[in-house]
Context: one part of a larger RNA
RNA sequence: GAACGAACGCUGGCGGCGUGCUUAACACAUGCAAGUCGAACGAGAAAGUUCUCCUUCGGGAGAGCGAGUAGAGUGGCGAACGGGUGAGUAACGCGUAGGUAAUCUGCCCCUGAGUCUGGGAUAACCUCGCGAAAGCGGGACAUGGGGAAACUCAUGCUAAUACCGCAUACGCCCUACGGGGGAAAGCGGGGGAUCUUCGGACCUCGCGCUCUAAGAUGAGCCUGCGUCGGAUUAGCUAGUUGGUGAGGUAAUGGCUCACCAAGGCGACGAUCCGUAGCUGGUCUGAGAGGAUGAUCAGCCACACUGGGACUGAGACACGGCCCAGACUCCUACGGGAGGCAGCAGUGGGGAAUAUUGGACAAUGGGGGCAACCCUGAUCCAGCAAUGCCGCGUGUGUGAAGAAGGCCUGCGGGUUGUAAAGCACUUUCAGUAGAGAAGAAAUGCCCAUGGUUAAUACCCGUGGGUCUUGACGUAACCUACAGAAGAAGCACCGGCUAACUCCGUGCCAGCAGCCGCGGUAAUACGGAGGGUGCGAGCGUUAAUC
Numbered sequence: 001g002a003a004c005g006a007a008c009g010c011u012g013g014c015g016g017c018g019u020g021c022u023u024a025a026c027a028c029a030u031g032c033a034a035g036u037c038g039a040a041c042g043a044g045a046a047a048g049u050u051c052u053c054c055u056u057c058g059g060g061a062g063a064g065c066g067a068g069u070a071g072a073g074u075g076g077c078g079a080a081c082g083g084g085u086g087a088g089u090a091a092c093g094c095g096u097a098g099g100u101a102a103u104c105u106g107c108c109c110c111u112g113a114g115u116c117u118g119g120g121a122u123a124a125c126c127u128c129g130c131g132a133a134a135g136c137g138g139g140a141c142a143u144g145g146g147g148a149a150a151c152u153c154a155u156g157c158u159a160a161u162a163c164c165g166c167a168u169a170c171g172c173c174c175u176a177c178g179g180g181g182g183a184a185a186g187c188g189g190g191g192g193a194u195c196u197u198c199g200g201a202c203c204u205c206g207c208g209c210u211c212u213a214a215g216a217u218g219a220g221c222c223u224g225c226g227u228c229g230g231a232u233u234a235g236c237u238a239g240u241u242g243g244u245g246a247g248g249u250a251a252u253g254g255c256u257c258a259c260c261a262a263g264g265c266g267a268c269g270a271u272c273c274g275u276a277g278c279u280g281g282u283c284u285g286a287g288a289g290g291a292u293g294a295u296c297a298g299c300c301a302c303a304c305u306g307g308g309a310c311u312g313a314g315a316c317a318c319g320g321c322c323c324a325g326a327c328u329c330c331u332a333c334g335g336g337a338g339g340c341a342g343c344a345g346u347g348g349g350g351a352a353u354a355u356u357g358g359a360c361a362a363u364g365g366g367g368g369c370a371a372c373c374c375u376g377a378u379c380c381a382g383c384a385a386u387g388c389c390g391c392g393u394g395u396g397u398g399a400a401g402a403a404g405g406c407c408u409g410c411g412g413g414u415u416g417u418a419a420a421g422c423a424c425u426u427u428c429a430g431u432a433g434a435g436a437a438g439a440a441a442u443g444c445c446c447a448u449g450g451u452u453a454a455u456a457c458c459c460g461u462g463g464g465u466c467u468u469g470a471c472g473u474a475a476c477c478u479a480c481a482g483a484a485g486a487a488g489c490a491c492c493g494g495c496u497a498a499c500u501c502c503g504u505g506c507c508a509g510c511a512g513c514c515g516c517g518g519u520a521a522u523a524c525g526g527a528g529g530g531u532g533c534g535a536g537c538g539u540u541a542a543u544c
Stems, first nucleotide, its partner, number of pairs: 001544002006540005013391006019384002021349001026347003030344003035077003040074002048065007084302003093227008103219002108215001112211004117165003125156001126139005142155005172181003186207006194201002228274003235265003240262008277299004281292004304325005327338004355381001357380003363377001364375004394424004404415004428485001430480004438471001443465008488533005493514003499528005509516002
């Protein structure tokens, strides 16, 4: 000198764009952060209100609307993404370059083939019971079976794109090449003939479903090279190193196991100890290099601590399950509930780090044919001079060089055109008005092309039309009034730009280094003056 996720002191007008727990991966009250689909399925309230009837005049019963709505349940997809943190990890973790003839991949795109025919359950519901709750268990009565009896066993109702069979299978899988094995589910829109039990069949379109080839995307595994310090760590290793066989996995492999062999690593630093997420980058520097890894982006790891599997295309799963532990809470003491390193927020720690805000309008994600719903992702707003950048705090004129202050050699000098005065201007802030863009879609109507038996439906294209903005009292623009509302901080011995007076008297104090202060201190404290930077200026910490 540069730079900062900074803090502290003094001061503080506005705006734009960024950034904001670096410490206790400490503990967490409260709210929200993952749902959605009725075009898979069965079922289905209440409050309120209208009418009728009864009434002991309090009200009660029934029917309709509410409503096939709400809230539950079965089922599908999602919940493995998005968001957070950096504890662990010195490792194929990361970076880079490759391999996978050793692999998997839901949704998506494209290829081919199909979507046949049956069955038995179960939740919801009804009902009984246990429990304080969380929640859990059963099918009463009756019938049948068992038993000498006590008693015990079985049986409530129902649906599906839930579950299980049968058929078929081009291609697919296994094979000893003879053969063997294996699938599915329907739902919705429209319709001219024909049939009809008037529900539909049938045709067609769309969304699905099953098998299959290929792709894309995502992931798994393997390898070369690179990746901090310590030798006051020199030897380390028994599934250890290799083989055979088996198991296991999507897949290779001591990944696991049985047997066999005795190997494997190491001064080119093994092992051990300490420290640490890695990278693109960031800071500095002419560069080489050094330091660093906040924000943003890629990868990895973790989700109270430790372990485990289940489901699934994908997890050994932050807001899933089970077990153990610590902690907190509820309890009727029998037993239960919980996990902010999501967004806010609280306590604590600390020099130190923000709102229990708005909206799904945009971008993106999940579900859905869609309308739409959800989204603390995101977009915005709030707080903080925390950083960078921009603007303002007036402009011109004005010598009697005013007053006052300070200095003085007492003549004067300086503050100083500075102020006052006069003439102007009105950025920004304020008040009032006006006001783009961020919005393109979806939906509806029309035309046209495709599909089709069809001028339905559906899809594509074009045109028209109705809407949709959190920010937002926003940006930008116009008008109004008035210099009006807006300057500080550090320093002045040398390094280093800037000097005098007073006070103090090795005291009080200063100090980055050299050093100042013991009676004339440009070095301490104050004043006047000056210098530097300026909504900031200094100090401190760590870095180059």
Notes:
This is a predicted structure of a 544-nucleotide part of an RNA (small-subunit ribosomal RNA, 5' domain) from an uncultured prokaryote. The full RNA is in RNAcentral, with records from ENA. Its Rfam family is "Bacterial small subunit ribosomal RNA". The coordinates come from a structure-prediction model, not an experiment, and the mean pLDDT is 83.